[in-house]
RNA sequence: CAUAUAGGCACGCUUAAUUUCCGGUUGCAAUGUCCGGAAAGCGGGGGGAACCCAGUCAAGUGGGGCGAAUCGCUUCGUAUGAAGUGUAGGGUACCAUCUUACCCGAGUCCGUCAGCUAACCUCGUCAGCAGUAGAUGGGUCUAUAU
Numbered sequence: 001c002a003u004a005u006a007g008g009c010a011c012g013c014u015u016a017a018u019u020u021c022c023g024g025u026u027g028c029a030a031u032g033u034c035c036g037g038a039a040a041g042c043g044g045g046g047g048g049a050a051c052c053c054a055g056u057c058a059a060g061u062g063g064g065g066c067g068a069a070u071c072g073c074u075u076c077g078u079a080u081g082a083a084g085u086g087u088a089g090g091g092u093a094c095c096a097u098c099u100u101a102c103c104c105g106a107g108u109c110c111g112u113c114a115g116c117u118a119a120c121c122u123c124g125u126c127a128g129c130a131g132u133a134g135a136u137g138g139g140u141c142u143a144u145a146u
Stems, first nucleotide, its partner, number of pairs: 002146008012129003018040007026032001041125006053115001062113001063110004071086006089104004094138006
């Protein structure tokens, strides 16, 4: 290094939401807490082109963004709303596909306004948790043998 066999895949999951550095703060101290700032990484928005594509009138309950979180039906209720039941879609531990089981299917922001959009401008880096199993293929680690 190659092949074969056997056993694992580890402080991990959802989310963009992680890492490093500088200064200060607290403290006996600390690679800790907290505050401020910077950088990298990851993610969102705006935005410009001879364009291209999309759109094109009028009315209206304006319109638009983040996100998987859309769209129905039934019941209660004067209504706001509430409950139930489905559903587009989404998640489950190395990765992909299939089957299967379980779960989610929310919330919120802009403020009359934005299609796409290289340059450019700008913003976020929270929060909440504890794992379904099988098959096929691939990756990687350990051990043994050739």
Molecule: c-di-AMP riboswitch aptamer (ydaO/yuaA leader)
Organism: Cohnella rhizosphaerae